[in-house]
RNA sequence: UGAGUCGGUCGGGCGGCCGCGCGGGCGCGAGCCCUCGAGGAACGUCCGGGCUCCACAGGGCAGGGUGGUGGCUAACGGCCACCCGGGGCGACCCGCGGGACAGUGCCACAGAGAACAGACCGCCGCGGCCAGUCCGCGGUCAGGGUGAAACGGUGGGGUAAGAGCCCACCAGCGAUGCGGGUGACCGCAUCGGCUCGGCAAACCCCACCCGGAGCAAGACCGAGCAGCGAGCAGGGCGGCCCGUCCGAUGCUCGCGGGUAGGUCGCUGGAGGCCUGCGGCGACGCAGGUCCUAGAGAGAUGGUCGCCGCCGCGCCACCGGUGACGGUGCGCGGAACAGAACCCGGCGUACAGGCCGGCUCAUCCG
Numbered sequence: 001u002g003a004g005u006c007g008g009u010c011g012g013g014c015g016g017c018c019g020c021g022c023g024g025g026c027g028c029g030a031g032c033c034c035u036c037g038a039g040g041a042a043c044g045u046c047c048g049g050g051c052u053c054c055a056c057a058g059g060g061c062a063g064g065g066u067g068g069u070g071g072c073u074a075a076c077g078g079c080c081a082c083c084c085g086g087g088g089c090g091a092c093c094c095g096c097g098g099g100a101c102a103g104u105g106c107c108a109c110a111g112a113g114a115a116c117a118g119a120c121c122g123c124c125g126c127g128g129c130c131a132g133u134c135c136g137c138g139g140u141c142a143g144g145g146u147g148a149a150a151c152g153g154u155g156g157g158g159u160a161a162g163a164g165c166c167c168a169c170c171a172g173c174g175a176u177g178c179g180g181g182u183g184a185c186c187g188c189a190u191c192g193g194c195u196c197g198g199c200a201a202a203c204c205c206c207a208c209c210c211g212g213a214g215c216a217a218g219a220c221c222g223a224g225c226a227g228c229g230a231g232c233a234g235g236g237c238g239g240c241c242c243g244u245c246c247g248a249u250g251c252u253c254g255c256g257g258g259u260a261g262g263u264c265g266c267u268g269g270a271g272g273c274c275u276g277c278g279g280c281g282a283c284g285c286a287g288g289u290c291c292u293a294g295a296g297a298g299a300u301g302g303u304c305g306c307c308g309c310c311g312c313g314c315c316a317c318c319g320g321u322g323a324c325g326g327u328g329c330g331c332g333g334a335a336c337a338g339a340a341c342c343c344g345g346c347g348u349a350c351a352g353g354c355c356g357g358c359u360c361a362u363c364c365g
Stems, first nucleotide, its partner, number of pairs: 001361010012307007020037002023034004039336001043347002046345005051214004063210005068082005083097001084095004098205002103203002105199003120144002122140007129132001152170006171195002173192008218264004227255007234246004271290008309333005315328005
């Protein structure tokens, strides 16, 4: 210098005017003043938790989810480190990564044959005749051919021709032993001709996890109108008083489930940043420091000016042989998207930048 890979970060700034929402202050009032007012994803609502209400003795079945190992965490399907497999020269990336000798099932097309396999061509042996590029029977999986996949590879022995049929080495699988690691797993040695296909995002088996609904959750206050009770007016019994019964209607008082409505839940929290310590890391601990959206049919908008960024133009000036660069001027542009109980993740979208680690190639010293 070029190519690449991984990670982090920003996502315009300031101000004026008009408008909107929460809060505070002033004013009798109309209203005025002040503070604050979206995001890295507020998004999708996919997963996990807090919180709230309902349900619940214990165990099992059904159903759903997760799936290498160890750790982190409130928890997770997230994250970190490692293992195994695959890709890349490499940095690094990818894996929906338990079990296929528990059982069942499936493997398109092509092909003779697709799972205790198979004879189409070829090879070998025997027989036949019309003696050939022939026919029949049998042997054979070494060779050809088909396929995503064809029942180990190389060499030798052996044979009619062949074949783990036998042997040596290699590869794989299994068993045993030793060693390393918390573990997944790895290394070594010996033995067994054992050579055994793939699919579980097919049923299934194994291990572990899972109660349901969600802030319109839920809690409190609570008109009006029904309804209930008491008293009074009033009425019946009675000549009257006391007493007793009724009390529809009217008045007063009390109770009153829930509705309208109001208040709370409602935002300061498993919080951000800095430093130190422990840890490879995710993360944890300690100290310091900083916070201000909280509506309820749901505010956060519009416009103007200055500066910054990017692109274009070429007018002017400067530097340079030049490509070009710098300053000034003019014109244009600036993404994805917007809270609604909160938090941790994942996934997805994103104009234009900025910073850092590492790898490969080439050149110079």